[in-house]
RNA sequence: UCCGAGAAAGGCAAAUCCGGCGAAAGCCGGAGACGCAAAGCCGCGGAUCCUAGUUUCCGCCGUGGCAGCUGCCACCAGGGUCACAAGACAGCCGGGUUGCCUCGC
Numbered sequence: 001u002c003c004g005a006g007a008a009a010g011g012c013a014a015a016u017c018c019g020g021c022g023a024a025a026g027c028c029g030g031a032g033a034c035g036c037a038a039a040g041c042c043g044c045g046g047a048u049c050c051u052a053g054u055u056u057c058c059g060c061c062g063u064g065g066c067a068g069c070u071g072c073c074a075c076c077a078g079g080g081u082c083a084c085a086a087g088a089c090a091g092c093c094g095g096g097u098u099g100c101c102u103c104g105c
Stems, first nucleotide, its partner, number of pairs: 004101001011036002016031006034091001040097003044094003048088002056080003062075005
C1' cells in the first nucleotide's frame, strides 16, 4: 500500500412502534436489530424520490357585476404546468477523504 478471517476489542443500526419537525420526499430522539469491514464523513457524477410556495393554463357549484338572445366578465373548490428548478436520499452505484485489527496474501 492492497486485501478481508471460523480471530479479538469494539462500532453502526433496517423494518416496525412511540414522540417531535416538515407541504412532501424525508429528518431528529427513544425503543428495536434486518444487516454492514467503512452501513464513518462529504454531497462531486449518475440513479431514484417529493411538490407547499411560485409561473402559467383550464375551471364545477355558488356569489357579485353587465346585458336581456340566458350570454359575458370577476372571484373560487379542484386539476394540469413551470420541474432537466428548489428540496430529499446516499444502507442505490461510482468518486473524494479519514479510520480499528492482523491468521494469511